A computed fold for a 73-nucleotide RNA from an uncultured Bacilli bacterium, annotated as transfer RNA. Its mean pLDDT, the model's own confidence on a scale to 100, is 82. Its Rfam family is "tRNA". The family's RNA type in Rfam is transfer RNA. About the family: Transfer RNA (tRNA) molecules are approximately 80 nucleotides in length.

């Protein structure tokens, strides 16, 4: 330089046009329990990589920037 793939709560991930106020696990925080702690149970809060476009409607489709991975040279 050329080609391909990926980017979603702190972390791992589901969701590929509407049924989604984006779900689950775990971590965090609060509560119950306990002499205290752990475990268990209940609850709270937390995310679509940036920008633009298409559409009645975008995490999802298109363009572009950024980051990461792989391949070719």
């Nucleotide at each position: 330089a050329g080609g391909a793939g990926a980017g979603u709560c702190g972390u791992c991930u589901a969701g590929u046009g509407g049924u989604c106020u984006a779900g689950g696990a775990u971590a965090a925080c609060g509560g119950u329990c306990u002499c205290c702690a752990a475990a268990a149970c209940c609850g709270u809060g937390g995310a679509c990589u940036g920008g633009g476009g298409u559409u009645c409607g975008a995490a999802u489709c298109c363009c572009u920037g950024c980051u990461c991975u792989c391949c070719u040279g």